[in-house]
RNA sequence: GGGGCUGUGGCUCAGGGGUAGAGCGCUUCCUUGGCAUGGAAGAGGUCGUGGGUUCAAGUCCCACCAGCUCCACCA
Numbered sequence: 001g002g003g004g005c006u007g008u009g010g011c012u013c014a015g016g017g018g019u020a021g022a023g024c025g026c027u028u029c030c031u032u033g034g035c036a037u038g039g040a041a042g043a044g045g046u047c048g049u050g051g052g053u054u055c056a057a058g059u060c061c062c063a064c065c066a067g068c069u070c071c072a073c074c075a
Base pairs, nucleotide, nucleotide: 001071002070003069004068005067006066007065010024011023012022013021018055026042027041028040029039030038048064049063050062051061052060
């Protein structure tokens, strides 16, 4: 330098055009003499960044950034 994959709540990951969810974690309450388990409710993400297409983009297109990986080049 070129190619591929990945980037979504604190963590691990779904969602692949119709307006974002699960598990774990966190908070409150119930249950207990107390803890754990269990049950109920809740908070928390403008989806890596910036543009474009579209009535509508997490999703499609382009550029860039970061991580992983392969190839090439130099030594």
A computed fold for a 75-nucleotide RNA from an Armatimonadota bacterium, annotated as transfer RNA. Rfam family: tRNA. By type it is a transfer RNA. The same sequence occurs in records of 2 taxa. The coordinates come from a structure-prediction model, not an experiment, and the mean pLDDT is 83.